[in-house]
RNA sequence: GGGUCCUUAGCUCAGUGGGAGAGCGCUUCCUUGACGCGGAAGAGGCCGUGCGUUCGAUCCGCACAGGACCCACCA
Numbered sequence: 001g002g003g004u005c006c007u008u009a010g011c012u013c014a015g016u017g018g019g020a021g022a023g024c025g026c027u028u029c030c031u032u033g034a035c036g037c038g039g040a041a042g043a044g045g046c047c048g049u050g051c052g053u054u055c056g057a058u059c060c061g062c063a064c065a066g067g068a069c070c071c072a073c074c075a
Stems, first nucleotide, its partner, number of pairs: 001071007010024004018055001026042005048064005
């Protein structure tokens, strides 16, 4: 330098043009002498950034940033 893939909640990951979700974690309550387990409820994200396409974008296109891998070059 070329190519492929990834970026969504604190963590691990689903999702796919029209409601943003799960598990774990966190908070409150119940339970317990207390902790844990268990049960109930809840908070937490403008989906990496920007620009486009579209009536409408987490989803499609382009650019950029970060990460993983492959190839090429140099040595």

This is a predicted structure of a 75-nucleotide RNA (transfer RNA) from a Bacillota bacterium.
RNAcentral holds the sequence, with entries from ENA.
Model confidence (mean pLDDT): 84 of 100.
Its Rfam family is "tRNA". Rfam classes the family as a transfer RNA.